[in-house]
RNA sequence: GGUGCAGGCCAGGCAGUCGCGUCGACCAAGGAGGUCGCCGAGGAAAGUCCGGACACCGCAGGGCAGGGUGGUCGGUAACGCCGACCCGGGGAAACCCGCGGGAAAGUGCCACAGAAAUGACACCGCCUACGUCCGCCGCUGCACGUGCGCGGCGGGCCGGCAAGGGUGAAAUGGUGCGGUAAGAGCGCACCGGCGUCGCGGUGACGCGGCGCGUCCAGGCAAACCCCACCCGGUGCAAGGCCAAGCAGGACCGUUCGCAGGUUGCCCGCCGAGGUCCAGGUCGGCCGCACAGAUGGAUGACUGCCCCCGACAGAAUCCGGCUUACCGGCCUGCUACCGGA
Numbered sequence: 001g002g003u004g005c006a007g008g009c010c011a012g013g014c015a016g017u018c019g020c021g022u023c024g025a026c027c028a029a030g031g032a033g034g035u036c037g038c039c040g041a042g043g044a045a046a047g048u049c050c051g052g053a054c055a056c057c058g059c060a061g062g063g064c065a066g067g068g069u070g071g072u073c074g075g076u077a078a079c080g081c082c083g084a085c086c087c088g089g090g091g092a093a094a095c096c097c098g099c100g101g102g103a104a105a106g107u108g109c110c111a112c113a114g115a116a117a118u119g120a121c122a123c124c125g126c127c128u129a130c131g132u133c134c135g136c137c138g139c140u141g142c143a144c145g146u147g148c149g150c151g152g153c154g155g156g157c158c159g160g161c162a163a164g165g166g167u168g169a170a171a172u173g174g175u176g177c178g179g180u181a182a183g184a185g186c187g188c189a190c191c192g193g194c195g196u197c198g199c200g201g202u203g204a205c206g207c208g209g210c211g212c213g214u215c216c217a218g219g220c221a222a223a224c225c226c227c228a229c230c231c232g233g234u235g236c237a238a239g240g241c242c243a244a245g246c247a248g249g250a251c252c253g254u255u256c257g258c259a260g261g262u263u264g265c266c267c268g269c270c271g272a273g274g275u276c277c278a279g280g281u282c283g284g285c286c287g288c289a290c291a292g293a294u295g296g297a298u299g300a301c302u303g304c305c306c307c308c309g310a311c312a313g314a315a316u317c318c319g320g321c322u323u324a325c326c327g328g329c330c331u332g333c334u335a336c337c338g339g340a
Stems, first nucleotide, its partner, number of pairs: 001336001004333007012305007020040002023037005042311001046322002049320005054235004061267004066231005071085005086100001087098004101226002106224002108220003123165002125161003131157009141148002173191006192215001193212008239286004248277005260270003306309001
C1' cells in the first nucleotide's frame, strides 16, 4: 500500500416561516379557545420468536398426556441467549458453520441406477491346478483303415475370485509391498478401528505406551422412538377505583357437596355458588412515564453546508434473538507486495 476477516460508532446538519402533541404560565369563561415558552420516535421502534418484571386465578400439589432444550464448563433474574473451550466440516490464514446425547431397546426408510443397498444369487471381467468335451500339432508302442497312450496350444463346461472396471449419495476399512492359478488382512508396514494402562485437563476430550488381523453389519433419529434436563394458566383489551343505569327469570348445587374450580385426563384438594335466557353500562380516573397518544402527535416551504441522506414511527416495561438497511468513520487480526 492492499485483499480478506472480526468488532464498534453515526443514521443528514444549521437557520427561518407556517402547521401538530403533552406540559407550564397568562388571557378568556357556553370556553373541546387564544398568546408565549421548554420538550417531543429507533438501531432496529419491525417480527411476536424466546425469557422475565408486574397483575389476576384458594392447590400454584402428585401422576399421565403434551411441549421445549440437547458436546463441556461458566455467565445471567431467566432463556431456545451470551462467552470460552472440545469434536466434526469449510478456508492458504485470520475466521466461519453445526437441531453436536443414543442406530447393539424396538419399528421404519435408503427412490432410480446397479449383479447386489445387509448377513448380499456377480453385469464387464481375471484365473482355470484337479475333472470333462471338442479342434489342431508333435512323439512313441501296437497296428498300417485310423484309433489307444503321452505332451503342447486354443476354445467350451465344471470350478475359484470380489482385487480391477462399471452403477450410485453410499458397495463389508484405506495406501503400499509380498503372496497366489488368479485373488482376498491371506501375511507384513503405516494409517484407521477396538481394548487396556499411563500422563495432561474441572470437563467435553487430547497425547503416548502395549495388545488385538476370528479387526467391525453402512447411512438416516432436521424419521417415529429411547435417554438426560426444564415447563401452573391467562395476559395492560392484565388489573384496580369512582360515577351512572336496569329487571329479573329458569335449572343445578349448598359440607353425605354429583354444580363449579384446579390448561386436557386421573388422584388429591378447595368450594357456596354455578350455568343458561333477558335487561342495563360503550362514562371518567388510575395502571401510564424526562414522548405518553387513544379516529392514535414530527408535516410542508425557503436558504446554506456536504458524507447527497437507506431501512423505517413508540402504545405497560425490560434481557435477548431474527429480519430490513443508502452512505460514512474508527479499531484489531490474516495473507500478499514494497521500503527501512
Molecule: Bacterial RNase P class A
Organism: Actinomycetota bacterium